[in-house]
Bacterial RNase P class A from an Actinomycetota bacterium, 393 nucleotides, folded computationally.
Its Rfam family is "Bacterial RNase P class A". It is annotated as a ribozyme.
The source organism's lineage runs through Bacteria, Bacillati and Actinomycetota.
It was read from a public genome assembly, where an Rfam model found it.
Order: sequence, then C1' cells, then structure tokens
RNA sequence: CGAGUCGGCCGGGCGACCGCGUUGCGCAGCUGGAUUCGUCGAGCGGCGUGCCGAGGAAGGUCCGGGCUCCACAGGGCAAGGUGGUGGGUAACGCCCACCCGGGGUGACCCGCGGGAAAGUGCCACAGAAAACAGACCGCUGCCGGACGGCGACCACUGGUCGGCGUCCGACAGUAAGGGUGAAACGGUGGUGUAAGAGACCACCAGCGUGCGGGGUGACUCGCGCGGCUCGGUAAACCCCACCUGGAGCAAGGUCAGAUGCAAGCGGCGGCCCGCCGGAAGCUUGCAGGUAGACCGCUGGAGGCUGUCGGUAACGGCAGUCGUAGAUGGAUGGUCGCCCGUCGGGACCGCAGGGUCGCGACGACAGAACCCGGCCUACAGGCCGGCUCGUCCG
Repeated sequence: CGAGUCGGCCGGGCGACCGCGUUGCGCAGCUGGAUUCGUCGAGCGGCGUGCCGAGGAAGGUCCGGGCUCCACAGGGCAAGGUGGUGGGUAACGCCCACCCGGGGUGACCCGCGGGAAAGUGCCACAGAAAACAGACCGCUGCCGGACGGCGACCACUGGUCGGCGUCCGACAGUAAGGGUGAAACGGUGGUGUAAGAGACCACCAGCGUGCGGGGUGACUCGCGCGGCUCGGUAAACCCCACCUGGAGCAAGGUCAGAUGCAAGCGGCGGCCCGCCGGAAGCUUGCAGGUAGACCGCUGGAGGCUGUCGGUAACGGCAGUCGUAGAUGGAUGGUCGCCCGUCGGGACCGCAGGGUCGCGACGACAGAACCCGGCCUACAGGCCGGCUCGUCCG
C1' cells in the first nucleotide's frame, strides 16, 4: 500500500424569530362538591417563568418475563417448545466459553449438533442389484461342437494320435476388473488360486473391548487385543431427556350514571380426575339510559462513573442522576451560516493533492404498561483488533 475478516460509534451542527406537550412556582378566573361558614378538595382553561420532551431500531409481534384477572392452579392426558457440554441471566428458542463435524492458506464462518441395534416409512430414474441385495459386460474350469494351423507316425491325391489357439452352446465357480448411480456390504499393497475373494498377511480407517494419561464436562491422547466391517434418511412419523395452567393494559380497578322484562344454560377460557364455592354468573331477544372523570401510566431485574472478581458473558461494592407519559393522540415551521456526499467548471502543483465557485442531495424511520433478546430496514461517515499478499528499511 492492497485485499479480507471481526467489532464499536455517529447519523447533520450553531444562531434568531414564531409555535407545541407534561410538570414545578407565581397571578387572576370559570364550573361543581363538602363544610364546624374559617375553609378544604376536584376539574377546566388563560398569562408569566424554570426544568424536561422519541429510537438504534420506537418497526416485525418471533421468543422470555414483570404485572393484572380467572372459586381451586394439585395430578394426569393431549398439544406445543427446546435438543453437544459447562457457565451467565428474573427467564428464554437469548448471550459467553469450549467440544465435535464441515468450509477457508488464514483471521474467521457455518450447524433444526440426543437416538437408525424399539418400531413404521422412504431412497425416483438408471442399474444385475438400493439392505443381510445381487450377475449386465467380463474372468476361470469341465463337457459337446465348428474352424485354423503345428508336431509325430502310417498302408501317403489321404488317414491316425497328441497337444495349441479362436469362436459357439449348456453347466459350474467368481464378485478382484469394467459399467449404472447421489450412494453398491471397507482402502492400499502382497500371498494364494483354475480364476478370484479378509480366504490369509502387513499397514490404515471404522467397530467392539482391556489398561493408562488429560479435562467439571461434552470429549481427547496413547498402548494392547479381536473378529473382519451388518448403507443413508428423524429439517420423515417416531423414541428419549428437559420445559410449559388459561387469557391478556382493548389486562384489571375507583367514582358518577338507570336499568327493566322474557327464554335458555349452569359458567369459570383443550379434555379427564380431585378439591372448594356458588346460583354468583353466562347466552339470546325486546325496551330504555350513559358514552363522563380518574387510577393502572412511569423509581425500573434503571442509567452513569469508579473499583474488585472472572478468559468472557456477567456479577459484587461505593458514589451519583432523576432523563416523555400523550389520549384524534405533543417536540414543528421559516431564515441565515457552517458541515458532509455526489456531479460539472476554473486556477495552482512534477505528483500526491490544494484553492475558488455553481447545482442537487443529506438515510431507515415516530413511544402508547414496562423490561431482556432475536429478526428486518438504513444515504453517508468515523474508529479499532486480527489475517493474507506485495514493496521498502
């Protein structure tokens, strides 16, 4: 200098003017209630002033919780979820570290990571054959036949004997070689055989097993023995281990207000059992009233700083801060300057580059009970660790 890989941060800034919402204080009002008639409280709006006022994802609603309610929340079934080991956490399907497998020169990245010897299913087409399968082409042997030529002999235009080669047919042996396929019942080399084959041997892989070392563990390393090797698929059904009551802030409460009649059921939010209570309540139809005010609603498994422990995730201790709570639903508009990106132009410079000026643009996107995660979106910019390559010293 280039390429790669992993992680973190920002995401317009400043000023002026006008305009919003919560809340504290001050001033003066309106409405209604209570009153021991002194006052007390609630709501609504107005003016002034102080503090504060959207996010890294506020999005998705995919997980886990806090919280609220359900007479009981106990057992079982069903259903659903997770799936290497250890740790973190309130918990998780999340995070951290490690193990195994795969990819990459590497930094690193990926994994629906328990079980195929409990059972069932599937592996198209091709191929002989796809699970205790199997002979298409081949190779070998025996028998029979055909052809060819060689040798020997004889009674010599021919015949007899012997063995060799090629081809055909039937039978037997074979699974080493070739073919098919994503995958073919271990691999390489040799002995052996008629030809072959773990039939046997050496080494290797796998499997089983004995002993020893390391590790909390998943696992791993080493030495020895053994027969010779009994496919894949569970992101198919299934089996195993662990986890899970149901519903959700439109949960659920308080005040105000106006409920009534009729019919049916016996709820309590998968099913069964148990327990406990009960006619509360629920459904449908008809008639009528109200549509209001408030709580929940922001002090949290909270933020920040320092320090200690830990490889890390994270935890302890000390100090400090008070950072939106709306309810048709608030934080905006205008102007000026600056900054950044892109595209041309002019000038300077050997070059890297610098100066001036013009135009356009400045991402994804808005709380609604709260929190911990994951996933998705994002113009542009900045910082750092590590790996590889090249060059210089």